[in-house]
Context: one part of a larger RNA
Formats: sequence, C1' cells, structure tokens
RNA sequence: CGUACACGGUGGAUGCCUUGGCAAUCAGAGGCGAUGAAGGACGUGGUAAUCUGCGAAAAGUCUCGGGGAGCUGAUAAACAAGCGUUAAUCCGAGAAUAUCCGAAUGGGGAAACCCACCUGUCAUAAGGCAGGUAUCCUGAGCUGAAUACAUAGGCUCAUGGAGGCGAACCCGGGGAACUGAAACAUCUAAGUACCCGGAGGAAAAGAAAUCAACCGAGAUUCCCUAUUUAGUGGCGAGCGAACGGGGAACAGCCCUUAAGUGUUGUGGACGUUAGUGGAAGGCUCUGGAAAGUGCCGCCAUAGUGGGUGAUAGCCCCGUACACGAAAACCAAACAGCAUGAAAUCGAGUAGGUCGGGACACGAGAAAUCUUUGACUGAAUAUGGGGGGACCAUCCUCCAAGGCUAAAUACUCCUGAUUGACCGAUAGUGAACCAGUACCGUGAGGGAAAGGCGAAAAGAACCCCUGUGAGGGGAGUGAAAUAGAACCUGAAACCGUGUACGU
Repeated sequence: CGUACACGGUGGAUGCCUUGGCAAUCAGAGGCGAUGAAGGACGUGGUAAUCUGCGAAAAGUCUCGGGGAGCUGAUAAACAAGCGUUAAUCCGAGAAUAUCCGAAUGGGGAAACCCACCUGUCAUAAGGCAGGUAUCCUGAGCUGAAUACAUAGGCUCAUGGAGGCGAACCCGGGGAACUGAAACAUCUAAGUACCCGGAGGAAAAGAAAUCAACCGAGAUUCCCUAUUUAGUGGCGAGCGAACGGGGAACAGCCCUUAAGUGUUGUGGACGUUAGUGGAAGGCUCUGGAAAGUGCCGCCAUAGUGGGUGAUAGCCCCGUACACGAAAACCAAACAGCAUGAAAUCGAGUAGGUCGGGACACGAGAAAUCUUUGACUGAAUAUGGGGGGACCAUCCUCCAAGGCUAAAUACUCCUGAUUGACCGAUAGUGAACCAGUACCGUGAGGGAAAGGCGAAAAGAACCCCUGUGAGGGGAGUGAAAUAGAACCUGAAACCGUGUACGU
C1' cells in the first nucleotide's frame, strides 16, 4: 500500500411524518377611500430584541350579548406586581380613541420632516386646547380687459361631488414586433401584447328600418350543433361564418315620462356575525405506555374527522340531530317626497362620390354596417329602409331619442367540503420572523434553512481541562449509537483492530 471481515468517523440520501402549498366544488362577498384608504414610519408592556395587537385613552377604553374559572398574546421559561363568581381573561356586535407619513388637501419638502395664517376659548404673559385654510366640477354674488354693450378673466361665498388604492373579469380610445408563409412585400401573428380612459358586481348587448322565403319566425346574451361546411385567401400560409335545429334563461317598456337613484314611513320572513345540549365499556394478557390480544357488553338520524404514551363508534374534542341573539348586517312588499340626460316620433340625418375601417368576406360582381375624414344631399306613412351588384314583382320592417332583470365572464377575499395532487432538491419564491438575508446606482434579481422525547423527565453531583472546547462517571428515560451539531442514518470520503498478500 492492497484485499477481506469487524467496529467507528464524516456525510445527510432513504423511509416515515406535516404546521405549508396546489387544484377544485358548493355557498358568501365582490370593494376600501377627504367620517382620511391601501401601504408604511415611529411609538406602546414591570421587559433588551423581534413578531402579533394597539395608538399619547397605545397587548388597550366603554356599552350590549355569549361564556363560566381562571387570567395578565408569541419566541420564552422564571421572577415581580396584580386582576377575577360584585363574573375577570376569552368570543361576538356596536361605540370611543386613533401620533406622523401617504390621494395627503394650509405652504414647502430629500415620505414619516420644516415653516405658517385665521377663528373661538383658557391665560398676566409665555403658551395651551378646539376648529379651519389644497385643486377641480357644480351654484350664487361682486367686479371686469382688448372693445361701446358684452364676453374672457379676477375675487368672494355656499353645500354637495370628485381625486387615491385594489387580483381577474368588462366596455371604449390607441396599438406593435418576433413569428408563420420553410426567403419576403399583400397576408399572418392580432385587434393579441402593451399604453390610456371608464364602470360594475358583473359589464356589454337588448325589444327589429331583424331574419326568412312565398312557409313562417318574433328583443338580447350564453352553450351544443350546423361546421374539416358555405365562403374568403400572393385561391399560398392561413382565416372562417350565417340560415336552420336543440338547450340555458326569459320581460318588457318610455317620450313634460319611465327605469333608476336618494330619502322617509309601514313592514320585517329565512339567514349571517358569539354560542348551547348532544348516545354508548369494562376486565384480562403483552408492553415504558393499550387504543393492540383474549373474554363478555353497549350506542348508533352519531362507524366524517382529529387527539390521547402503539391501531379507540362507546376516554377527550367533535359528528348526526335539536336549539340559540341584547346589538349590527341581509331583506321581499306597500305608500309618500325629492332627483332624474338628451329630445319633442327623431335632417346636415338617410342616400350619393372620393378615401379609410368593421363585417368569416384582402375592392372584389360586393350588398350590409360605420365614419367625431372631404365634398354633396332627400322624402315625411299617398312616405321610407331591407331582402348580398343591379331592376321589377312580392314579402318584411319603421332609422336618425332613451331604459331594461335572468341565463354569461372572473376570484384579491370569507366559510364549508373534496382530491388515483405534493410531501421539505417536491409542493407557492417562501411549511422556518421570506419577497427576508444577500446582490444591483437603479429598474430589478432573489436564496438557504422542517423533525430529541410520550413527557424536558434537557443530564443534580463527581472527575480530566484553559473557571475552555470536548469528554468520562453518576442520574433521567422503553431507548442517550434518542444529549440538544439531537428520528431513521445509504453512498462517496477518512480511520481503528484482526487476518492475509507484497
């Protein structure tokens, strides 16, 4: 040095576990905000830090309910000081307080800071306390240019509204490129991504100037089909309907009003936000421990599930079932009041020409729709639009005003339930104080890290040692090769002992 065996070290795979995730289903909720939000800063305890809660009234105050013996949140034990059957802690509802920043709104500003003014009040004063002072829209009044009247503008007042945040869904205004076409330009990707505006719990659409085809249907929306269709298309790549049929859901109305909104009154069902009751088992054996074994029982509208020292219907929490609200919310219906755009049956409209756009339809034979692009420009129900160039006949409808639930889309969020979903390199990036540590000027990027034991019973005391680190006894425990670097403890890698080989 090698091989073999045995025993270790290192290491943290594997197995088992789950506080966390993932995906759904059924319900709820679908907003919060100048009555100051979302999100933060700083404080706040007998307490040094962090988390949670709260706000100078600061792990809290008050009221009303529930509940009934303990309590003063967590890491985190102990101590101190207290509270509590005159009902605490705790749970629910409603109030109060709510520093500073933040739309942030008195002015400023390098967020959590600086500097003011006005009114009232207390005060000798210094000062304290309370309230107010942003902008825009809306409505009044006073002023008032160029410019005579006026208007713009300015000032003052008023009581209402707006502003910002928020996951997706929705409507509107703008609007790519990569890519595909095996290149590329029409085309495609795609009206997608993205930007902007706006709204709601849904939005949008909507009661035919619609389809159909000589029969008829009867608002809109969504699903299945029709449909690998008809078409469209450098007739390439591709794009791609409608009629009709079957379903879901159904609702119709208005024009000096209605729907809606706000508010007042009557009325308040079922529910939501705390809770309450809730059946039935013993002995024996093994064991550290019984829920396991054996024997004999019981309940069940309850044998879903979880816990308890191994596997429990009958030990505990629950479960089936039955009850429960002072307060707040939800809320059908009826009546009254207020508010309520444009317009007066729809004219610079329909239509036409030119140029774009939308329609499955790329200008095409190209109808239809639209135009808040240009130029033109009717009729008035004895009228007008449409039926895919166009004309006739026939049929059908009534534009240029408006409202409208449901069926449909989505899930930041709440509750319940489920999983041939994951089980710590998986599952969220995050099971753990994670959008943290750390990196970056910044936009932004972004981890690692779970497990002693049934119970800390977490090793008194003694010894070695540097009043170490670490270890040896002793003790606890079923187990300490379960000792906190803690379940199991693979491999690589490193040793010790023995044997053999060289």